[in-house]
């Protein structure tokens, strides 16, 4: 350098519950395990979700709808970087 069928020294942890932060999507900590061989890191590309601000529309108004700066997701896919175990050469 290649491969991940079977393993796992060791590792992560979905849903759900509790606490907490956030306008939301969602994050963090604890419990918990559906799963994961990169479920380690990174928004560079595409997707998805959200959109308090902004713009536009409707409405007498409370407000509602659309677009969207921005935000979230790395356990949606791709790219980049790094690493463990095993196998075989």
């Nucleotide at each position: 350098g290649c491969u991940g069928a079977a393993a796992a020294c060791g590792g992560c942890a979905a849903a759900c519950c509790c606490a907490u932060c956030g306008a939301a999507a969602g994050g963090u900590g604890g419990g918990g395990a559906c799963g994961c061989a990169a479920a380690g890191u990174u928004u560079c590309c595409g997707g998805u979700c959200u959109a308090a601000a902004g713009c536009g529309g409707c409405g007498c108004a409370g407000g509602c709808c659309g677009c969207c700066a921005g935000g979230a997701u790395a356990g949606c896919g791709g790219g980049a970087c790094u690493g463990c175990c095993a196998g075989g050469u």
Molecule: c-di-GMP-I-GGC riboswitch aptamer
Organism: Burkholderiales bacterium